[in-house]
RNA sequence: GAGUCGGCCGGGCAAUCGCUGUCUCCGCGCGAGCGGGGAGGGAGGAAAGUCCGGGCUCCGGCGAAUAAGGUGCCAGGUAACGCCUGGGGGGCGCGAGCCCACGGAAAGUGCAACAGAAAAUAAACCGCCUAAGCGCCGGCAACGGCGCCGGUAAGGGUGAAACGGUGCGGUAAGAGCGCACCGCGUCGGUGGCAACACUCGACGGCACGGCAAACCCCACCUGGAGCAAGGCCAAAUAGGGAAGUAGUGGCGCACAUCGCGAGAUGUGUAGCCGCAGCGGUAUUCGCCCGCGCUUCCGGGUAGGCCGCUCGAGGCUCACGGCGACGUGUGUCCUAGAGGAAUGAUUGCUCACGACAGAACCCGGCUUACAGGCCGACUCCU
Numbered sequence: 001g002a003g004u005c006g007g008c009c010g011g012g013c014a015a016u017c018g019c020u021g022u023c024u025c026c027g028c029g030c031g032a033g034c035g036g037g038g039a040g041g042g043a044g045g046a047a048a049g050u051c052c053g054g055g056c057u058c059c060g061g062c063g064a065a066u067a068a069g070g071u072g073c074c075a076g077g078u079a080a081c082g083c084c085u086g087g088g089g090g091g092c093g094c095g096a097g098c099c100c101a102c103g104g105a106a107a108g109u110g111c112a113a114c115a116g117a118a119a120a121u122a123a124a125c126c127g128c129c130u131a132a133g134c135g136c137c138g139g140c141a142a143c144g145g146c147g148c149c150g151g152u153a154a155g156g157g158u159g160a161a162a163c164g165g166u167g168c169g170g171u172a173a174g175a176g177c178g179c180a181c182c183g184c185g186u187c188g189g190u191g192g193c194a195a196c197a198c199u200c201g202a203c204g205g206c207a208c209g210g211c212a213a214a215c216c217c218c219a220c221c222u223g224g225a226g227c228a229a230g231g232c233c234a235a236a237u238a239g240g241g242a243a244g245u246a247g248u249g250g251c252g253c254a255c256a257u258c259g260c261g262a263g264a265u266g267u268g269u270a271g272c273c274g275c276a277g278c279g280g281u282a283u284u285c286g287c288c289c290g291c292g293c294u295u296c297c298g299g300g301u302a303g304g305c306c307g308c309u310c311g312a313g314g315c316u317c318a319c320g321g322c323g324a325c326g327u328g329u330g331u332c333c334u335a336g337a338g339g340a341a342u343g344a345u346u347g348c349u350c351a352c353g354a355c356a357g358a359a360c361c362c363g364g365c366u367u368a369c370a371g372g373c374c375g376a377c378u379c380c381u
Base pairs, nucleotide, nucleotide: 001379002378003377004376005375006374007373008372009371011349012348013347014346015345016344017343019042020041022039023038024037025036026035027034028033044355048366049365051364052363053362054361055360056226057225058224059223068222069221070220071219072218073087074086075085076084077083088102089100090099091098092097103217104216108215109214110211111210125156126155127152128151129150133148134147135146136145137144138143164182165181166180167179168178169177183206184204185203186202187201188200189198190197191196230306231305232304233303240297241296242295243294244293245292247275248274249273250272251271252269253268254267255266256265257264258263277291278290279289280288313332314331315330317328318327319326320325350353
């Protein structure tokens, strides 16, 4: 100088005035509560996207099958995961490191544009060959030339992909046709929990091209809805159910008790007054029905309360583990609103401030982000 990986911060300080919870004190109120004073708390690393996984709540609980969806190398961690850690395999990079949906293509179906002769029981466009067979010509003959019938996947060309590679032998020319080495496959051995690996052994001339984020097969996982979940208290009005619809109040009078007394309290009542509803039958009485009225019950709306933030919690240390993580000790409490608070002004200061605002909670992933700090490592000079 150029890079790789991991971790951290996300303007600071002060004053004043607000907003919203908590605690406390004083005053008022039967109470719910109201008013005032004081203290202390008040967004994030992603609060976001709502993409996975879980807690919690309701649908009554459990098991099995099917459908649908998802996951997909191995082992481990975890409440769980599609997350994380370690390992294996493949690819990229000089390297530190980074990336990978990475089960099965000898169960079946299917697909492969364009180019190309041919795209999967291979195929003859160019090229190469003419040994064998047939015909014609030449030649005494061997043989030579031309044609037919053919042979050939070594060479050229097309393509993302053309049915192992190199060499030697072999052949008319060729070809795993034969052989050696490499590669591949099957079985075994060794190492590893496993994925897998091996300078190991035997066998097989090679039989098995690619695509499963194509259908499909295999293994495993998944019930649904979501805090507007759900629970409690509970007006007015309307609606539902049950019971009642009869006496009661005042005045007067009488009696009893208390008091010196005016009078007070209680009991009784044959007198007077108010209400004692309307309709179903013209009247009276009884019963019944409907409307009304009174009382009670239950559901439930407005409203209020809970759920609500102490939790798979944060930090420190010790121990176990390569690690993710686990166990134990000590310590801390860190928003909880509900039309939704977390703001404004001023002063000082610096490197002049990005992305962005909680709404039941937690573990992840992904995405956005001005600027800055720390640690480990790699390459070049």
About this RNA
RNAcentral holds the sequence, with entries from MGnify. The RNA shown here (Bacterial RNase P class A) has 381 nucleotides and comes from a soil metagenome. Of the family's consensus pairs, 97% are formed in the model.